[in-house]
RNAcentral holds the sequence, with entries from ENA.
A computed fold for a 71-nucleotide RNA from Candidatus Amesbacteria bacterium RIFOXYB1_FULL_44_23, annotated as transfer RNA.
The coordinates come from a structure-prediction model, not an experiment, and the mean pLDDT is 84.
Its Rfam family is "tRNA". It is annotated as a transfer RNA. Rfam's curators write: Transfer RNA (tRNA) molecules are approximately 80 nucleotides in length.

RNA sequence: CGGGGAAUAGUUUAACGGUAGAAUAGGCGCAUGGGGUGCGUCUGGCGGCAGUUCAAUUCUGCCUUCCCCGA
Numbered sequence: 001c002g003g004g005g006a007a008u009a010g011u012u013u014a015a016c017g018g019u020a021g022a023a024u025a026g027g028c029g030c031a032u033g034g035g036g037u038g039c040g041u042c043u044g045g046c047g048g049c050a051g052u053u054c055a056a057u058u059c060u061g062c063c064u065u066c067c068c069c070g071a
Stems, first nucleotide, its partner, number of pairs: 001070007010024004018054001026042006047063005
């Protein structure tokens, strides 16, 4: 420098253009004499800027970061 892929909660990850879910972590409660552990509940997220659309996590372009391949 060229090509391809990825970016969603503190972490790991889902989501055919139509209310963004789960696990884990964290707060609270219950169970236990206490701990571990289990159960319930709550908090917390779509990398940035534009475009298309009635509607964008999803489609398009550019930027940023990371990974792979080639030179």